């Protein structure tokens, strides 16, 4: 790193409109919210002075994603390659 099994949080089944095969469906717009796919930002450090470059996270942002269940899910445990 890959595969299998198990665990795995947060936050409106929000409002309006259109379509519809009438489905807990699809699309558009609006308001509120979450932080754990992905993405972006940086502290120490190092570089050659710097406001420059380098540079981690479960921190920050909220672009993407998400806000019943299911699915997804960072990460963790066990087994195998």
């Nucleotide at each position: 790193c890959c595969c299998g099994u198990g665990g795995g949080a947060g936050a409106g089944a929000g409002c309006g409109g259109a379509g519809u095969u009438c489905g807990c469906c699809u699309c558009c717009g609006c308001c509120g919210c979450c932080g754990a796919a992905g993405g972006c930002g940086c502290a120490a450090u190092c570089g050659c002075c710097g406001c420059c470059g380098c540079g981690a996270a479960a921190c920050g942002c909220u672009c993407a994603g998400g806000c019943a269940a299911a699915a997804g899910g960072a990460c963790c445990a066990c087994g195998g390659g």
This is a predicted structure of an 81-nucleotide RNA (Glycine riboswitch aptamer) from Hellea sp. It was read from a public genome assembly, where an Rfam model found it.